[in-house]
Context: one part of a larger RNA
RNA sequence: UUGAGCCUAAAGCGUCCGCAGCCGGCUCGCUAAAUCCUUGGGUAAAUCGGGCAGCUUAACUGUCCGAACUCCGGGGAGACUGGCGAGCUCGGGACCGGGAAAGGGUGGAGGUACUCCUGGGGUAGGGGUAAAAUCCUGUAAUCCUAGGAGGACCACCGGUGGCGAAGGCGUCCACCUGGAACGGAUCCGACGGUAAGGGACGAAGGCCUGGGGCGCAAACGGGAUUAGAUACCCCGGUAGUCCAGGCUGUAAACGCUGUGGUCUUGGUGUUGGGGGUCCUACGAGGGCUCCCAGUGCCGGAGCGAAGGUGUUAAGACCACCGCUUGGGGAGUACGGUCGCAAGACUGAAACUU
Numbered sequence: 001u002u003g004a005g006c007c008u009a010a011a012g013c014g015u016c017c018g019c020a021g022c023c024g025g026c027u028c029g030c031u032a033a034a035u036c037c038u039u040g041g042g043u044a045a046a047u048c049g050g051g052c053a054g055c056u057u058a059a060c061u062g063u064c065c066g067a068a069c070u071c072c073g074g075g076g077a078g079a080c081u082g083g084c085g086a087g088c089u090c091g092g093g094a095c096c097g098g099g100a101a102a103g104g105g106u107g108g109a110g111g112u113a114c115u116c117c118u119g120g121g122g123u124a125g126g127g128g129u130a131a132a133a134u135c136c137u138g139u140a141a142u143c144c145u146a147g148g149a150g151g152a153c154c155a156c157c158g159g160u161g162g163c164g165a166a167g168g169c170g171u172c173c174a175c176c177u178g179g180a181a182c183g184g185a186u187c188c189g190a191c192g193g194u195a196a197g198g199g200a201c202g203a204a205g206g207c208c209u210g211g212g213g214c215g216c217a218a219a220c221g222g223g224a225u226u227a228g229a230u231a232c233c234c235c236g237g238u239a240g241u242c243c244a245g246g247c248u249g250u251a252a253a254c255g256c257u258g259u260g261g262u263c264u265u266g267g268u269g270u271u272g273g274g275g276g277u278c279c280u281a282c283g284a285g286g287g288c289u290c291c292c293a294g295u296g297c298c299g300g301a302g303c304g305a306a307g308g309u310g311u312u313a314a315g316a317c318c319a320c321c322g323c324u325u326g327g328g329g330a331g332u333a334c335g336g337u338c339g340c341a342a343g344a345c346u347g348a349a350a351c352u353u
Base pairs, nucleotide, nucleotide: 003325004324005323006322007307008306012321014201015200016199017198021194022193023192025088026087027086028085029084030083031082033081035077036076037075039074041072042071048066049065050064051063052062053061054060091191092188093187094186095184096183097182103177104176105175106174107173108172109171110154111153114150115149116148117147118146119145120144121143125136126135162169163168205248206247207246208245209244210243211242215241216240220236221235222234223233258320259319260318261317262316263315266298267297268296269295270294271293272292273291274290275289276288277287278286279285302309303308326353327352328351335346336345337344338343
C1' cells in the first nucleotide's frame, strides 16, 4: 500500500537474450472501436421532487407535472488514441571502407624463475627468526658449474590504457569466431523500447569421472610465543590450485547507482575513428584545431538531509521492468522446485522490542 521511495538510511534482479503484456516516429486517406455533443427516442410501475385532492389532520392514498439513474439502440463530430490502406526517413537494421583492442575458442611455439634427477668442482655447515628451535646435511648438503626432466606462470612494456553484457580477459604465432566505434553520395522502411513467466552465460570455492601435481597451500603434524595459543611467526604438509568433460549458480557478482530515449552552461586530460590547416628530415611523421564514440579529473545551474552528484546526472522529462515499507526472530521454519551432496531459489508466523 490510490502514498512516498530505492548511491550511503529499507529497497536496482550478477548479466544478457527474449514470448505474452505495456508503450511507441513523420505525412495523407478511409473507418469510427474508444472519445466528445446545447442531438432526438427508449429506460414499466412503485420509489424521489413539486402542485392539487381524499380520509377531521398527519402518516397513508389518488391524480397531474417533473427529475434522476444507468444503460440500450439512432443521429452528428472528427483533433487525439485505436483499426485498415498508402507513402516517408530522422528511430532501428543491413551493406561497403580503412583502422583499434589482454573479446571468445582450438592448436603450435617461446621465456625467466622454481623443484627434482645425473655428472663435475668443493667442504662444513645450511636454513629459519625479533631471538630461537623443530627441519636439511658426512649415504657430502648449502654454494659454483654442465646436462636433463617436470608442472605452473607470463616480469619489463603496463597506463584512473584497451576489450567484453556481466563474470572476466595480459608472452608470441596461426586458424576459427563475436562485438563495438568512425566514415559513406548505397539499401530496407517503424522492422522499435521494455520485459512478468522462460532461456543462456555466470569469479572464487565446492562436488562427480579421468588425468596431472613444480610451487603455493585449507585440514593436519611438529617447533616457538603465551597464563593458555585449537592463532599471529617458523619447519613440514594433504585436499585444492592445473587440464578434459559434467554439476553447483553463489559474492562487498559494487559505480553498493535497472534498461532505452529526448533535452540542459563549461574547463582540462586520455583512447579509437574522421575532417580542416600548417610544417615536413615525406614515414601508418609532427603541431594546431573541429566532429563523433568511449574513458578520467575539475566544476556551473539544478538536485540532494548532507557527503556529494553534476552532458558517463544522483538535473528536467517519457516508456517499461524489478524492489522497499521499523529492529530482532530470519534469509530461519514449513511446503514446493532444483541439486549427487553441500546447498540454492521461493519464503512466513508466534513471540519480542

The part of an RNA shown here (small-subunit ribosomal RNA, central domain) has 353 nucleotides and comes from an uncultured archaeon.
The coordinates come from a structure-prediction model, not an experiment, and the mean pLDDT is 88.
The full RNA is in RNAcentral, with records from ENA, Greengenes and SILVA.